RNA sequence: GGGUGUGUAGUUCAGUGGUAGAACGCUGUCCUGAUAAGACAGAGGUCGUAGGUUCGAUUCCUACCACACCCA
Numbered sequence: 001g002g003g004u005g006u007g008u009a010g011u012u013c014a015g016u017g018g019u020a021g022a023a024c025g026c027u028g029u030c031c032u033g034a035u036a037a038g039a040c041a042g043a044g045g046u047c048g049u050a051g052g053u054u055c056g057a058u059u060c061c062u063a064c065c066a067c068a069c070c071c072a
Stems, first nucleotide, its partner, number of pairs: 001071007010024004018055001026042005048064005
């Protein structure tokens, strides 16, 4: 330099056009002599950035950024 893939909650990951979710973690309550486990409830997201298409974009298109891999 050329190419491919990934980017979504604190972490690991779903979600392929119509209200953004799960598990673990975190907070509160219950339970216990106390802790753990368990039950219930809750907080936490400009979906990497900027444009485009569309009535509507996490999703489709383009460029860029970061990371990983392949070729040279």